Model confidence (mean pLDDT): 80 of 100. This is a predicted structure of a 71-nucleotide RNA (transfer RNA) from a Thermoplasmatota archaeon.
[in-house]
Order: sequence, then structure tokens, then C1' cells
RNA sequence: GCCGGGGUGGGGUAGUGGUAUCCUAUGGGACUGUGGAUCCCUCGAGCCGGGUUCGAUUCCCGGUCCCGGCC
Repeated sequence: GCCGGGGUGGGGUAGUGGUAUCCUAUGGGACUGUGGAUCCCUCGAGCCGGGUUCGAUUCCCGGUCCCGGCC
């Protein structure tokens, strides 16, 4: 340099044109003599810019970073 894959809450992860899922963590509560475990609730997110569209996390273009391959 070229090609392919990926970037989603603090961490991990699913998804697909129409309210972004789940786990974990944080916070609150129930339970308990205390703690742990368990249960309930809350909080918090689509790498950046542009385009298409009534509507983009999803489709298209460019950029950026990570991983792999080729030379």
C1' cells in the first nucleotide's frame, strides 16, 4: 500500500429501516442477628462527518481506530 472483519451504557454482548436486547457493574429496596447468596426496582449506550429516506444503529460514500491476511 491492497483486501476482509469489527467499533453499541463503566465492562461484555444481541439486533435490525420504525421506542436499542440481555448479562454484569453502580444506586435503592425486600430477606437476614450481620454479611453473602437470592428476588424486585432504578440508572446509564450505537466511533466521526456527509448522503438516501417520512424515519438510519441498520443502507450508501468518505474518514478514523482495532484485529486478521497478502505483498